RNA sequence: CCGUGCUAGGCGGGGAGGUAGCGGUGCCCUGUCACCCGCAAUCCGCUCUAGCGGGGCCGAACUCCCGCCCGAGGGGUGCGGUCCUGGGUCGGUCCCGAGGCUGGAAGGCGUAGAUGGCCGGGUCCCGCGCGGUGGGCGCCCGUGAACCAGGUCAGGUCCGGGAGGAAGCAGCCUUAAGCGGUAGCGUCCUCGCGCCGCGGGCAAGCCUGGCCGGAGCCGGAAGGUCGCGGGGAGGCGCGGGGCGGCCUCGGAGGCGGGUGCACGG
Numbered sequence: 001c002c003g004u005g006c007u008a009g010g011c012g013g014g015g016a017g018g019u020a021g022c023g024g025u026g027c028c029c030u031g032u033c034a035c036c037c038g039c040a041a042u043c044c045g046c047u048c049u050a051g052c053g054g055g056g057c058c059g060a061a062c063u064c065c066c067g068c069c070c071g072a073g074g075g076g077u078g079c080g081g082u083c084c085u086g087g088g089u090c091g092g093u094c095c096c097g098a099g100g101c102u103g104g105a106a107g108g109c110g111u112a113g114a115u116g117g118c119c120g121g122g123u124c125c126c127g128c129g130c131g132g133u134g135g136g137c138g139c140c141c142g143u144g145a146a147c148c149a150g151g152u153c154a155g156g157u158c159c160g161g162g163a164g165g166a167a168g169c170a171g172c173c174u175u176a177a178g179c180g181g182u183a184g185c186g187u188c189c190u191c192g193c194g195c196c197g198c199g200g201g202c203a204a205g206c207c208u209g210g211c212c213g214g215a216g217c218c219g220g221a222a223g224g225u226c227g228c229g230g231g232g233a234g235g236c237g238c239g240g241g242g243c244g245g246c247c248u249c250g251g252a253g254g255c256g257g258g259u260g261c262a263c264g265g
Base pairs, nucleotide, nucleotide: 001265002264003263004262005261006260009058010057011056012030013029014028015027020047021046022045023044024043035055036054037053038052039051064258065257066256067255068254069253073249074248075247076246077245079244081243082242083241084240085239086238088236089235090234093233094232095230096229097228099226100225101224102223107218108217109216116212117211118210119209120208121207122206123205124201125200126199127198128197129196130194131193132191134189135188136187137186138185139184140181141180142179143178149174150173151172152171157166158165159164
């Protein structure tokens, strides 16, 4: 060095949790096919070379052991950087809102006379009148009666010896009730009426005239101050989450090193 047969060892690992501690079951991550059966969460099995019991396979190296690198992922943090977010609290400050007091800028009115005073008028209300509106009635106009309205009554009728007389239809004229009209007049009623008249009222406001008098009046901005409300900005403090810093464990992967026995050639 080669072959055969064995042995140690291996046939997943890690994180958190749990535990006096270790390993496992369960959770998560990784990774791969990496043997099977039984056991087990207020659990199972053990005791510092730390799953146990039974069976199977590989086996001194791709595979076992140790160290380092890298790093999926997990955990911790009295870290602070940043972002987001939830309550709490404050009202110094800023902002917003509505006010009190103060202030008195523009602008306007005023010697063609301000504020003020006196005397009125209007607007407003009440009553009356006048006018108007609408309606009724009357006057007025038109129409209006086969007979039962009037006048005149042709013709015809009646009475009469006659003279003459009587009633009376149609027509014409007129008229009653009724119907219609309505410029006007009268009267009664009515009223979302009035540049009208008279009398009365009138708290305040507004408009306006006359007189007195002789210089103010209206207006209210900015600002100041006082508290009130909102709780937006902000402050303080308590949390939650994302990313990050630091510490820690660390799969897979990579690199380096280490590890037998027997027999035969």
This is a predicted structure of a 265-nucleotide RNA (Bacterial large signal recognition particle RNA) from Thermoleophilum album.
It matches the Rfam family "Bacterial large signal recognition particle RNA". Rfam describes the family as follows. The signal recognition particle (SRP) is a universally conserved ribonucleoprotein involved in the co-translational targeting of proteins to membranes.
Taxonomically the source falls in Thermoleophilum (Bacteria, Bacillati, Thermoleophilia, Thermoleophilaceae).